Molecule: transfer RNA
Organism: Opitutaceae bacterium
């Protein structure tokens, strides 16, 4: 210097004909127990890595940037 993967909730990750953003642990109320634990019910919690383009309409398609990780030289 080149090429290829990855970025989504606190953490580990899904999310294919573009059409309201999820689940698992994790936290909170709350039930059940004398009590923990463990179950169960309900809820918070999200500039989809950043900036553009396309489209009525983008986490999803171009493009250009930045951070890991990786071949190759």
């Nucleotide at each position: 210097g080149g090429g290829g993967c990855a970025g989504u909730a606190g953490c580990u990750c899904a999310g294919u004909u573009g059409a309201u953003a999820g689940a698992g642990c994790g936290c909170g109320u709350c039930g059940u127990u004398c009590g923990c634990a463990a179950c169960g019910a309900c809820g918070a919690g999200g500039u989809c890595g950043u900036g553009g383009g396309u489209u009525u309409g983008a986490a999803u398609c171009c493009c250009a940037u930045c951070u890991g990780c990786u071949c190759c030289a």